[in-house]
Formats: sequence, C1' cells, structure tokens
RNA sequence: GUGCAAUUUCAGGGAAGGUGAAACUCCUUACUGGCGGUAGCGCAACGGGCCCGUGCCCGCAUGCGGAGCCCGCAACCCGCGCAAGCGGUGGAUCUGGUGCGAGUCCAGGGCCAACGGUUAUAGUCCGGAUGAAAGAAAUGAGCU
Repeated sequence: GUGCAAUUUCAGGGAAGGUGAAACUCCUUACUGGCGGUAGCGCAACGGGCCCGUGCCCGCAUGCGGAGCCCGCAACCCGCGCAAGCGGUGGAUCUGGUGCGAGUCCAGGGCCAACGGUUAUAGUCCGGAUGAAAGAAAUGAGCU
C1' cells in the first nucleotide's frame, strides 16, 4: 500500500406572525434538503513558465469540498413469508449566460417533500424512532 472473515463507532435538516371557539396543520411571509455516482468549478499541494508583486498564467498521475428536483439507493408505504428475506410502489426544473461540451457552474424564476396522530387540512408539531438503514470511518488475517 492492498485488504478476507469479523468486530466497533457514526449515520436528517427546518417557523414566525395573522384569522379563529379551536390551526406550530388554514392564510401571509420565511426556512430545510439523507447516502453513493457524475461534474468543465473552488481551495490546497506539486511541476513548469512569466516575473519578482509574496502576484499572474499553464499543467496535473495528488488531497479536500461541490446537484433536494440527472442516474442509482435507503427510509416510508403495499403484497407474500413463521422468520431471514423476496417482489412491487416510490416526489419535484425551467429560462437566460459562459463554453467545443453543462439538467451539476453563474444569474433569475418555478416546483417537490412517506406513514399514523391532531378541537382545523402538517416537509418544519407529536409518534413508531433511545428504531431501521443507504452508506461513512476505524481495527483487521494474508499478500506486496
């Protein structure tokens, strides 16, 4: 450095006001965005050049970060099963700009968000959940 079996740890964010008998559910205005992949961007390191400001340019086999609405997955929900598990379902993006090239960058607008509960309809409250899990990290035989 790679990494079998196995073990351990971690693994979801967000609200105020108004109306009303009653709403953290309506209305108004705000706010939030799981995991992996992709990414022309950013930062750092390294190499080279300009040239000496402690800067600029180019390159890159390096490291870190980078999409709620692109692809896939988990959770939730449904069916089957004693169970392990298997199968199914599974939300939402446009316009302009740059460019050879962008559903990822920049600018603007829009949209979406399980189930159960509730004096009144829930992404933001309560509950299953001190749960489960996509996955992340650490240890690790052996090999190099």